[in-house]
RNA sequence: CACAGAGUAGAGCAUUGUGCGUUAAGUGUUGGGCGAACGGGGAGUUGUCGCUCGGACGAAAGGUUAUUACCUGCGGUACAAUGGUCGCAUCCCGCUGUA
Numbered sequence: 001c002a003c004a005g006a007g008u009a010g011a012g013c014a015u016u017g018u019g020c021g022u023u024a025a026g027u028g029u030u031g032g033g034c035g036a037a038c039g040g041g042g043a044g045u046u047g048u049c050g051c052u053c054g055g056a057c058g059a060a061a062g063g064u065u066a067u068u069a070c071c072u073g074c075g076g077u078a079c080a081a082u083g084g085u086c087g088c089a090u091c092c093c094g095c096u097g098u099a
Base pairs, nucleotide, nucleotide: 002098003097004096005095010086011085013083014082015081016080017079018078019077020075021074022073029055030054031053032052033051034050035049036048040093041092042091043090061072062071063070064069
């Protein structure tokens, strides 16, 4: 110098458990503002995520009890554990292997 490779944060899925809502919050969608993170180091987006203020849209209840609870459901529901899957937007350097 060339070629090849490894590794993160995290994202998402399934199962289980515990909750929340079912008097509609949450989820999803969209606009503004603010912020955060993004392989070991540096830079870093029109990408990602979070908070907040708005807009539009919008739902699955049933039973027992007999008065406040329980059961079965439902929600693109929250969190946790476990198991798979994907995985630095990108650039430079570094690391490992080969020559």